A computed fold for a 229-nucleotide RNA from a Chloroflexota bacterium, annotated as Group I catalytic intron. Rfam family: Group I catalytic intron. About the family: Group I catalytic introns are large self-splicing ribozymes. They catalyse their own excision from mRNA, tRNA and rRNA precursors in a wide range of organisms. The core secondary structure consists of 9 paired regions (P1-P9). The family has 12 seed sequences and 5,602 matches in Rfam 15.1. It was read from a public genome assembly, where an Rfam model found it. Model confidence (mean pLDDT): 77 of 100. NCBI's taxonomy places the organism under Bacteria, Bacillati, Chloroflexota.

């Protein structure tokens, strides 16, 4: 590089375990409903597209499974680690959103003066909400996405008020019938929802990082800090 096959994500000591995501069944809560949230178990089939932004990246703090070690212990607990990662306070932040305030400069003509042009979803600033940063292996740089924003597409629900259809219910109607009420359904509809997670570094480049390795040193162990080539 090509072909075939496999694969939901992530970490590791990778046929497994922990955490995360979705779907299914069951229970609970909100809502008109779709849906959303939560608890537990099972499974891994499926989870659309275009454009735009690339800024902040700082200080401090609280947790953490599996796994490793040590000690007890007899099926459970504790000390010490590592770490997938869950967050908090302050500060800061690109494009966009909401609100408020201020400005009319840039342009054209021209020796000068006079003129001309912009009142706009304009420019600048402030405040707020969401989101981000903090939060990589210590970290530096580039990009864009699984992120922020604007839209498109598909699917689902559909209140209120009316419209249409059916009706073996019902009556202030009742010869037949018509009409009213009730019930059921259909179309449209404001609006809402869904189209997963991975960025506590994703794809890469680099690097006091890792592998290897000299020295020193904390330590019971595990482990971790510094440090040549």
């Nucleotide at each position: 590089c090509c072909g075939u096959g496999g694969a939901c994500u992530u970490a590791c000591u990778u046929a497994g375990u922990g955490a995360g995501c979705a779907c299914c069944c069951g229970g609970g809560g909100c809502g008109a409903a779709a849906u959303c949230c939560u608890c537990a178990g099972g499974u891994g089939a499926a989870u659309g597209g275009a454009g735009u932004c690339a800024a902040a990246g700082u200080c401090g703090g609280c947790g953490a499974a599996a796994c490793c070690u040590u000690g007890a212990a007899u099926a459970u607990c504790a000390u010490g680690g590592c770490a997938a990662u869950g967050c908090c306070g302050a500060g800061c932040g690109a494009a966009g959103c909401u609100a408020c305030u201020u400005u009319c400069a840039c342009u054209u003509c021209c020796u000068c003066u006079c003129a001309u042009c912009u009142c706009g979803c304009a420019a600048a600033g402030u405040a707020g909400a969401a989101c981000g940063u903090g939060u990589a292996g210590a970290g530096a740089c580039u990009a864009g996405a699984c992120g922020g924003c604007u839209c498109c597409u598909g699917c689902c629900u559909g209140a209120c008020u009316g419209a249409c259809g059916c009706u073996g219910c019902u009556g202030u109607a009742c010869a037949c019938a018509a009409c009213g009420g009730g019930g059921c359904g259909u179309a449209a509809a404001a609006a809402g929802g869904c189209a997963a997670a991975g960025g506590c570094a994703u794809a890469g480049u680099c690097c006091a990082g890792a592998c290897c390795a000299c020295a020193a040193a904390c330590u019971a162990c595990a482990g971790a800090c510094u440090c040549a080539a």